[in-house]
RNA sequence: GGGCAUGUAGCUCAGUUGGUUAGAGCAUCGAUCUUAUAAGUCGAGGGUCCAUGGUCCGAAUCCAUGCAUGCCCA
Numbered sequence: 001g002g003g004c005a006u007g008u009a010g011c012u013c014a015g016u017u018g019g020u021u022a023g024a025g026c027a028u029c030g031a032u033c034u035u036a037u038a039a040g041u042c043g044a045g046g047g048u049c050c051a052u053g054g055u056c057c058g059a060a061u062c063c064a065u066g067c068a069u070g071c072c073c074a
Stems, first nucleotide, its partner, number of pairs: 001073007010026004019057001028044005050066005
């Protein structure tokens, strides 16, 4: 330098033939339980979906450019 993949909650990820409330597990916090802790049960908080622009009535999802990370080639 060229090509490909990935980027969504604190962490690991799902959601991608565009549409109805953006979700799960773990973690965190509260309650319950216990002599106490853990485990269990119930509940809560936490996201401008990498950035900018575009298409569209409508974009996490499609398109363009850039950025970051990983892999391959030179």

The RNA shown here (transfer RNA) has 74 nucleotides and comes from Candidatus Shapirobacteria bacterium CG06_land_8_20_14_3_00_40_12. The same sequence occurs in records of 2 taxa. The source organism's lineage runs through Bacteria, Bacteria candidate phyla and Candidatus Shapironibacteriota. Rfam family: tRNA. It is annotated as a transfer RNA.